[in-house]
The RNA shown here (transfer RNA) has 77 nucleotides and comes from a Candidatus Berkelbacteria bacterium. Its Rfam family is "tRNA". By type it is a transfer RNA. Taxonomically the source falls in Candidatus Berkelbacteria (Bacteria, Bacteria candidate phyla). The coordinates come from a structure-prediction model, not an experiment, and the mean pLDDT is 80.

RNA sequence: GGCAACGUAGCUCAGUUGGUUAGAGCGAGGGAAUCAUAACCCCUAGGUCACAGGUUCGAAUCCUGUCGUUGCCACCA
Repeated sequence: GGCAACGUAGCUCAGUUGGUUAGAGCGAGGGAAUCAUAACCCCUAGGUCACAGGUUCGAAUCCUGUCGUUGCCACCA
């Protein structure tokens, strides 16, 4: 340098043939229970869906560009 995949909550990820309100587990906070603690149970908060633009009545989802991560290939010495 070329190609490909990926980027969604603090972490690990689901959601992909565009359409109800963006979700799960773990973690955090609160509650309940207990003599008390932990586990279990209930509730809550937390997201510009990497960023920008486009298509569309409607985009996490489709298209283009940029950035980042990973892998493969090539080049130089």